[in-house]
Context: one part of a larger RNA
C1' cells in the first nucleotide's frame, strides 16, 4: 500500500423480510455426468458449464467408427512440357466414389485464351499447445469507482487531492479544506414508448356531399379524424408550503398526457479470474505428408442398471367437454403466403383467385353467452402400445413431423432444501420470426391480450461500496 477478520461505524441491492408463482415427488422433452460401444466427434465444469457453442445431426452437415478408393491430391497458385479437349447424353460393371464403351463437342486478332494430362515448387490438416498470442466473450457490475499534471508532506515505499459534515441512484452536488485543476467512468447527448403542434396524404382513414349494394370506403370525392413518417414542442423540483447556510429533502397540491432519472433499451471505467475460445476467424512454435490429407457407401453423434441441471404436461370444478360469438401487436411471404370452391372425420389433396404486398394473405387464444359433467384415478391426466393414413424428401429400418381409430401408465400438489419476481411487473393466454426440403421447437428471440398480492423494516443470510 492492499487483502482478509465469526472487528467497529455508515450505506445499497428481490439480499433478507412481507407476498405471489415455481423447482425438488410423476410422465415426457432436452443438455450433462457415468456406463456401454467399432464409434458413441470435439469443446464448455462453483457462482461465471449442463434447452451452452448447435439460430435445425435421416443422407449432407460430420469433425467419430467400419469398409472401398486417390496421392500435385477435393479447392487454390507459379513454372515447364504435351494434348484438344473438358463437359453432356446413353449403355455396362460397381454399394458408391470410380472405371470402361458409344455418340456429341470450343473460341481465335493464330500471339493465345480455356480445359485436361505429366513433371516440379508451393498444398492440405476440425492434429497439439487459449499456460506462446491477436481478436472476441463471460464475471465482479451499470457496482461508483480508477487515475493523472503541478504543488505540498515523507529519507523512502508512498500520502495528500479522492479525507470530514450534509446530500445523491451516482467521486451526484454543496460546504469545509495544502491543495489547485484535469482525464477515464456517472449523468446528458442516441433509440424506443407516453402527449401535443406542424408538414405530407397512398396502398391508410371516412366527418361532410353524391352514387351504389344482400353487405362492405365499394365508387366519385375529401385529408377533418385515425394512422403512417419527417420536423418541432413539452418536465426544469420551474410554482405554492415547511425544513436547511447551500446542495437538497419532505408532504399535500396546482397546472399537466406525463412529476421528481416518467417507463424500457443501447452504452460496461482501471482492472480481477495464467477465466473461455488454436473447432468461427487469424497467428508463433511443434507434429503428419501413398496420411493425422482427401473422395465415397454404411453406421454413429439418437446407445441406457443409473445420477444431476433446465423445461413441458399434469394431478382437476377459478376445471374438463360440446355449441355460439367478439377483440391484438409485431413479424413473414414468388422455389412463397394463399382467399374461395370441391373431396376427405382429419392430417391433407384437387381446382381456382389475389398479392413481389399500409392494397392480397398467413390469422388469434384466454375472455364472454349457453348446455353438460358433480369429486371419482373420473367426461381429470395423457405416457405407452396396436392398427390405418397424410406430407416433405433420392431415401423416414436404425432415426422425421402430423392425422384418425383403439389402448389409457404414473400422477390426488410433492422431504430436506431451493429459484424467479416490486407494476402493465408476477401469473396466465395465444401469435410471429430466425435456422429450415422436412423436423424431433416443450428451446431461443420477439409481440400483444387478461392482469394481481406485498414491502413493518434492515436484527439476521448473501453480494457490494465508503471510512476506520
Nucleotide at each position: 500500500u492492499g487483502a482478509c477478520g465469526g472487528g467497529g461505524g455508515c450505506c445499497c441491492g428481490c439480499a433478507c423480510a412481507a407476498g405471489c408463482g415455481g423447482a425438488g415427488g410423476a410422465a415426457c422433452a432436452u443438455g450433462u455426468g457415468g456406463u456401454u460401444u467399432a464409434a458413441u466427434c470435439c469443446g464448455a465444469u462453483g457462482a461465471u458449464a449442463c434447452g451452452c457453442g448447435a439460430g435445425g445431426a435421416a443422407c449432407c452437415u460430420u469433425a467419430c467408427c467400419c469398409g472401398g478408393g486417390c496421392u500435385u491430391g477435393a479447392a487454390c497458385u507459379a513454372a515447364g512440357a504435351g494434348u484438344g479437349a473438358c463437359g453432356a447424353a446413353u449403355c455396362u460393371a460397381g454399394a458408391g466414389a470410380u472405371a470402361g464403351a458409344u455418340u456429341u463437342u470450343u473460341c481465335u486478332u493464330c500471339g493465345g485464351a480455356c480445359a485436361c494430362u505429366c513433371u516440379u515448387g508451393g498444398a492440405g490438416g476440425u492434429g497439439c499447445u487459449g499456460c506462446a498470442u491477436g481478436g472476441u466473450u463471460g464475471u465482479c457490475g451499470u457496482c461508483a469507482g480508477c487515475u493523472c499534471g503541478u504543488g505540498c508532506c515523507g529519507u523512502g515505499a508512498g500520502g495528500u487531492g479522492u479525507c470530514g459534515g450534509c446530500u445523491u441512484a451516482a467521486g451526484u452536488g454543496c460546504c469545509a479544506u495544502a491543495a489547485c485543476g484535469a482525464g477515464c467512468g456517472c449523468a446528458a447527448c442516441c433509440c424506443u414508448u407516453u402527449u401535443c403542434c406542424u408538414u405530407g396524404g397512398u396502398u391508410g382513414c371516412c366527418a361532410u356531399c353524391a352514387g351504389g349494394u344482400a353487405a362492405u370506403g365499394c365508387u366519385g370525392g375529401g385529408c377533418a379524424c385515425u394512422c403512417c413518417a419527417g420536423g418541432g414542442a413539452u418536465a426544469c423540483u420551474g410554482c405554492c408550503a415547511u425544513c436547511g447556510u447551500a446542495a437538497g429533502a419532505u408532504a399535500u397540491g396546482a397546472g399537466g398526457a406525463a412529476g421528481g432519472u416518467g417507463g424500457g433499451g443501447a452504452u460496461g471505467a482501471c482492472g480481477u479470474c495464467a477465466a473461455a475460445u488454436c473447432a468461427g476467424c487469424a497467428c508463433g512454435g511443434c507434429c503428419c505428408u501413398u496420411a493425422c490429407g482427401u473422395c465415397c457407401g454404411g453406421g454413429g453423434c439418437u446407445a441406457c442398471a443409473c445420477a444431476c441441471g433446465u423445461g413441458u404436461u399434469a394431478c382437476a370444478a377459478u376445471g374438463g367437454g360440446g355449441g355460439g360469438u367478439a377483440c391484438a401487436g409485431a413479424a413473414g411471404g414468388u422455389c412463397g403466403c394463399u382467399a374461395c370452391c370441391u373431396g376427405g372425420u382429419g392430417a391433407c389433396a384437387g381446382g381456382a383467385u389475389g398479392c413481389c404486398a399500409a392494397u392480397c394473405u398467413c390469422a388469434a387464444a384466454a375472455a364472454c353467452c349457453u348446455c353438460u359433467c358433480u369429486c371419482a384415478g373420473u367426461u381429470c391426466g395423457g405416457a405407452u402400445c396396436g392398427g390405418a393414413g397424410u406430407c416433405u424428401g433420392c431415401a423416414a429400418c436404425c432415426c422425421g413431423a402430423c392425422u384418425c381409430c383403439g389402448u389409457g401408465a404414473a400422477g390426488c400438489u410433492g422431504g430436506a432444501u431451493u429459484c424467479g419476481c416490486u407494476a402493465g411487473u408476477a401469473a396466465u393466454c395465444g401469435c410471429g420470426c430466425a435456422u429450415c426440403a422436412g423436423c424431433c421447437a416443450u428451446g431461443g428471440c420477439g409481440c400483444g391480450g387478461u392482469g394481481a398480492a406485498u414491502a413493518c423494516g434492515u436484527u439476521c443470510c448473501c453480494g457490494g461500496g465508503c471510512c476506520u

This is a predicted structure of a 468-nucleotide part of an RNA (small-subunit ribosomal RNA, 3' major domain) from an uncultured bacterium. The prediction has a mean pLDDT of 83.